[in-house]
Order: sequence, then structure tokens, then C1' cells
RNA sequence: GCGCCCGUAGCUCAGGGGACAGAGCAAGCGGCUUCUAUCCGCAAGGUCGGGGGUUCGAAUCCUCCCGGGCGCG
Repeated sequence: GCGCCCGUAGCUCAGGGGACAGAGCAAGCGGCUUCUAUCCGCAAGGUCGGGGGUUCGAAUCCUCCCGGGCGCG
């Protein structure tokens, strides 16, 4: 330099045109317990990497850029 894949909550990941964008874990609060852990409940946590475009409507499609991984040279 070229090709492919990935980037969504603190972490690991779902969601591939229309639902208030979700789950598990962690952390928080409460219950339980003598206490801790386990277990149960609750609430919170998101400019969906950034810009532009297409569309009535974009996390999702197109494009450029940024970051990461793999392969080729």
C1' cells in the first nucleotide's frame, strides 16, 4: 500500500430500515442473613466511533475519515 472483518451501557455482546435501542456481568439501592457471600427484587447507566449522503423514517443502506484485528505484498 491492497483486501476482509469489527467499533452499540463500565465490560462481553444481541439488534441488519419503523417498538421508549436490549440482555448478561459489574457497580448502586433494598430484601434475606448475626455479618459476609449466595439468592431475590428495584432503579440507574447509551450523542449506537465521527462527518456527509439516501429515505417520509438510519444503530441498520451508501460514502469519506478515525480506531482495532486478520490476511496479502

This is a predicted structure of a 73-nucleotide RNA (transfer RNA) from a Nitriliruptorales bacterium. The source organism's lineage runs through Bacteria, Bacillati, Actinomycetota, Nitriliruptoria and Nitriliruptorales. Its mean pLDDT, the model's own confidence on a scale to 100, is 80. Rfam family: tRNA. The family's RNA type in Rfam is transfer RNA. Gene Ontology term of the family: triplet codon-amino acid adaptor activity. Rfam describes the family as follows. Transfer RNA (tRNA) molecules are approximately 80 nucleotides in length.